This is a predicted structure of an 82-nucleotide RNA (c-di-GMP-I-GGC riboswitch aptamer) from a Nitrospirota bacterium. The sequence was found by an Rfam model in a public genome assembly. Its mean pLDDT, the model's own confidence on a scale to 100, is 83. Lineage of the source: Bacteria > Pseudomonadati > Nitrospirota.

RNA sequence: UUCCGAAAAGGUAAACCACGAGAAAUCCUGGGGCACAAAGCCACGGGUCCUGACAUUCGGAAGGACUGCCGGGCUGCCGAAG
Numbered sequence: 001u002u003c004c005g006a007a008a009a010g011g012u013a014a015a016c017c018a019c020g021a022g023a024a025a026u027c028c029u030g031g032g033g034c035a036c037a038a039a040g041c042c043a044c045g046g047g048u049c050c051u052g053a054c055a056u057u058c059g060g061a062a063g064g065a066c067u068g069c070c071g072g073g074c075u076g077c078c079g080a081a082g
Stems, first nucleotide, its partner, number of pairs: 003082001004079002011036002016031003020027002034068001040074003044071003047066005054059001
């Protein structure tokens, strides 16, 4: 230094509820605690979800959302056994 993940110090915060934003998916804040060794950051690839406008028959394109769906990139606390 890398793999790894005992201990310690901490961190984040699911479902749900309330206020607000949005056309919606969903998001902010507060409460809450299911979980997480990157559940820190980035929509780059895949995937899933939404759709006001157009059309007005089917719908596709386009735009958006999700990083706690997976992969990838960047960065990071601690130091047991191996």